A computed fold for a 73-nucleotide RNA from Puia sp., annotated as transfer RNA.
The sequence is in RNAcentral, with records from ENA and MGnify.
It matches the Rfam family "tRNA". The family's RNA type in Rfam is transfer RNA. From the family's description: Transfer RNA (tRNA) molecules are approximately 80 nucleotides in length.
The organism belongs to Puia, within Bacteria.
Model confidence (mean pLDDT): 81 of 100.
RNAcentral records the identical sequence in 2 taxa.
Order: sequence, then C1' cells, then structure tokens
RNA sequence: GAUGACUUAACUCAAUUGGCAGAGUGCUAUCCUUAUAUGAUGGAAGUUGAUGGUUCGAUUCCAUCAGUCAUCA
Repeated sequence: GAUGACUUAACUCAAUUGGCAGAGUGCUAUCCUUAUAUGAUGGAAGUUGAUGGUUCGAUUCCAUCAGUCAUCA
C1' cells in the first nucleotide's frame, strides 16, 4: 500500500435478511446466615465507535472518518 472482518451496558456476547435494544458475569438493595460465601427476589447501568445519507421508521442499508485484528504485497 491492497483486500477482508469486527466496533452494542464496567467485561464477554446476542438481536432470524429495517418495526418496543437483551442475556451471562460484574455492581447494588432486600431476604437467607452468628458472620462471610453460596442461594432466592428485585433494581440501576446503552446517544448501538464518530459524522452524514436513504426511509414513515436504522444496531441492521449506503458513504466518509477513527480504532482493532487477519491475509497478501
């Protein structure tokens, strides 16, 4: 330099080819326990990498940029 893949909660990852953004771990409250851990029931936590475009409607489609990884040169 060329090509391809990826970017979503603190972390690891879903979201069936456009229609209400979710799970596990973690955090936190209560219960349980002499206490801790385990366990049970709740809760909070997201401008879906950024900026634009298409659309009634975008995590999803398109463009540019940024970052990470892989292959080739």